[in-house]
Overview: Model confidence (mean pLDDT): 81 of 100. Transfer RNA from a Pseudomonadota bacterium, 73 nucleotides, folded computationally.

């Protein structure tokens, strides 16, 4: 150079016919305990890797581009 996966919360990850973005850790707060931790209850946390483009509405469908991985040559 050529292909083909992949980037989503602070981590590891879902997320189909395009229609207000979830989950477990973790992270605050109460309760609970003599303290911790273990349990329970609740919150917070996103420019969906940039940039354009089609639609009324794009994580989600085309286009370029960045980074990572793997084949090829």
């Nucleotide at each position: 150079g050529a292909g083909c996966c992949g980037a989503u919360a602070g981590c590891u990850c879902a997320g189909u016919u395009g229609g207000u973005a979830g989950a477990g850790c973790a992270c605050g707060a109460g309760c609970c305990u003599u303290u911790u931790a273990a349990g329970c209850u609740u919150g917070u946390g996103g420019u969906c890797g940039a940039g354009g483009g089609u639609u009324c509405g794009a994580u989600u469908c085309c286009c370029u581009c960045u980074c990572g991985g793997c084949u090829c040559a």
The source organism's lineage runs through Bacteria, Pseudomonadati and Pseudomonadota.